[in-house]
RNAcentral holds the full RNA, with entries from SILVA. This is a predicted structure of a 346-nucleotide part of an RNA (small-subunit ribosomal RNA, central domain) from a metagenome. Its Rfam family is "Bacterial small subunit ribosomal RNA". Model confidence (mean pLDDT): 87 of 100.
Context: one part of a larger RNA
RNA sequence: UUAGGUUUAAAGGGUGUGUAGGCGGACUUUUAAGUCAGUGGUGAAAUCCUGGGGCUCAACUCCAGAACUGCCAUUGAUACUGAAAGUCUUGAGUACAGUUGAAGUAGGCGGAAUGUGUAAUGUGGCGGUGAAAUGCUUAGAUAUUACACAGAACACCGAUUGCGAAGGCAGCUUACUAAGCUGUUACUGACGCUGAUGCACGAAAGCGUGGGGAGCGAACAGGAUUAGAUACCCUGGUAGUCCACGCCGUAAACGAUGAUUACUCGUUGUUGGCGAUACAUUGUCAGCGACUGAGCGAAAGCAUUAAGUAAUCCACCUGGGGAGUACGUCGGCAACGAUGAAACUC
Numbered sequence: 001u002u003a004g005g006u007u008u009a010a011a012g013g014g015u016g017u018g019u020a021g022g023c024g025g026a027c028u029u030u031u032a033a034g035u036c037a038g039u040g041g042u043g044a045a046a047u048c049c050u051g052g053g054g055c056u057c058a059a060c061u062c063c064a065g066a067a068c069u070g071c072c073a074u075u076g077a078u079a080c081u082g083a084a085a086g087u088c089u090u091g092a093g094u095a096c097a098g099u100u101g102a103a104g105u106a107g108g109c110g111g112a113a114u115g116u117g118u119a120a121u122g123u124g125g126c127g128g129u130g131a132a133a134u135g136c137u138u139a140g141a142u143a144u145u146a147c148a149c150a151g152a153a154c155a156c157c158g159a160u161u162g163c164g165a166a167g168g169c170a171g172c173u174u175a176c177u178a179a180g181c182u183g184u185u186a187c188u189g190a191c192g193c194u195g196a197u198g199c200a201c202g203a204a205a206g207c208g209u210g211g212g213g214a215g216c217g218a219a220c221a222g223g224a225u226u227a228g229a230u231a232c233c234c235u236g237g238u239a240g241u242c243c244a245c246g247c248c249g250u251a252a253a254c255g256a257u258g259a260u261u262a263c264u265c266g267u268u269g270u271u272g273g274c275g276a277u278a279c280a281u282u283g284u285c286a287g288c289g290a291c292u293g294a295g296c297g298a299a300a301g302c303a304u305u306a307a308g309u310a311a312u313c314c315a316c317c318u319g320g321g322g323a324g325u326a327c328g329u330c331g332g333c334a335a336c337g338a339u340g341a342a343a344c345u346c
Base pairs, nucleotide, nucleotide: 003318004317005316006315007300008299012314014201015200016199017198021194022193023192025088026087027086028085029084030083031082033081034080035077036076037075038074039073040072041071042070049065050064051063052062053061054060091191092188093187094186095184096183097182098181099180100179103177104176105175106174107173108172109171110154114150115149116148117147118146119145120144121143125136126135162169163168206247207246208245209244210243211242215241216240220236221235222234223233258313259312260311261310262309263308266291267290268289269288270287271286272285273284274283275282276281295302296301319346320345321344328339329338330337331336
């Protein structure tokens, strides 16, 4: 490079936005760049191919033809692609009306639980385990009651529920902001899809500065267990977990399934709208699920939320190990991240 692939065998980028590029709805006219046809020129010879000839044959060589798939010029064709002009509404967007939700940011408030402090009642244990011990406790613990304070998380509702691009989001409430869906078909008139580089967002852990610190709890200490026990169990406990600002930029960032569009049997549940009702029911749009056909698949399975049938664009794969390592470069305060080989070996 070609070809084949990417749920689980190697392989979908963590997610979005968007530049270049690639691709792109219906109709009409013009043009004739791509495209197609004719003609002319050129495409040296040799080589290759075909038909003949000459060396006894062959290699070799000679003659003729064809070919040289290309380029240039010119004359035409106009279906498709392009370019130019005009029109359209179904793609896309806007408007208006309604509606939905744990979507985001900032503020305020709440109760339960936990811990601590103070006061009271009360007396010898409490706690913990498989069993114990370390630990706490006559300087009055544990338990019970009242009050106060602190930090973190929000039981029930709660659900194959909902929302968000993904990460993710759950007490109540206020403000601001964003989004989806439905209905009307009023407006714009292809404004679209994808998207290398870039930019933004991106769990947890970790890092920097300053706060905060109830519970939990890496490290650490002690007690057990054990042959040992740098563990599992227990008693403590620092960082951290929380907040503000700034970094990091990775995850089994998973549906292990890129985005968009069109088409393709059914059954059933559910969320949010909009309808029609003969009050039995039932249609439609957008989601979220379960099951089952055709088809696909190596199978497991997928199956209108496709892994089916097709199209466009991007990313990625090409035996195992070495290795996501080395080197170089870029980023980072660092930790480390991104890019990313080879020798050798099976």